[in-house]
RNA sequence: GCCCGAGUAGCUCAGGUAGCAGAGCACAUUCUUGGUAAGAAUGAGGUCCGCAGUGCAAAUCUGCGCUCGGGCU
Numbered sequence: 001g002c003c004c005g006a007g008u009a010g011c012u013c014a015g016g017u018a019g020c021a022g023a024g025c026a027c028a029u030u031c032u033u034g035g036u037a038a039g040a041a042u043g044a045g046g047u048c049c050g051c052a053g054u055g056c057a058a059a060u061c062u063g064c065g066c067u068c069g070g071g072c073u
Stems, first nucleotide, its partner, number of pairs: 001072007010025004019056001027043005049065005
């Protein structure tokens, strides 16, 4: 230099063929216990990497960047 993949909650990741943003773990509160762990209930937590384009509507499609990983030379 060229090609491919990834970027979504604190962490690990779904969703992605457009129409409400989700799961597990972690965290908070409450219940339970003599106390802790475990268990149960409820809840908080997101500019979906950035900019632009298409479109009634973009996390989702397109382009250009940024970061990370892999391959070729």